[in-house]
RNA sequence: CGGGCUGUAGUAUACCGGUAGUACGCGACCAUGGGGUGGUUGUAGACCGGGUUCGAUUCCCGGCAGCCCGA
Numbered sequence: 001c002g003g004g005c006u007g008u009a010g011u012a013u014a015c016c017g018g019u020a021g022u023a024c025g026c027g028a029c030c031a032u033g034g035g036g037u038g039g040u041u042g043u044a045g046a047c048c049g050g051g052u053u054c055g056a057u058u059c060c061c062g063g064c065a066g067c068c069c070g071a
Stems, first nucleotide, its partner, number of pairs: 001070007010024004018054001025043007047063005
C1' cells in the first nucleotide's frame, strides 16, 4: 500500500427490515445460625456519520478500530 472478515449490556454470544434475547457479572429480596448454593426480581447494549425505506441494529456508501492474507 492492496484485499477480506468482524464491530450488539461490564464480559461472552444469539437474532434480524417491524419493541434486541440468553448466560455470566452487578444490585435488592427470600431460603440458611452464617457461608457456599439455590430461587424471585431488577440493572445495563446494536462503533460513528450519511443514504435507501412508512420503518434500519439488519440493506448501501464513507470513516474509525481490531483480526487475517498478500505485497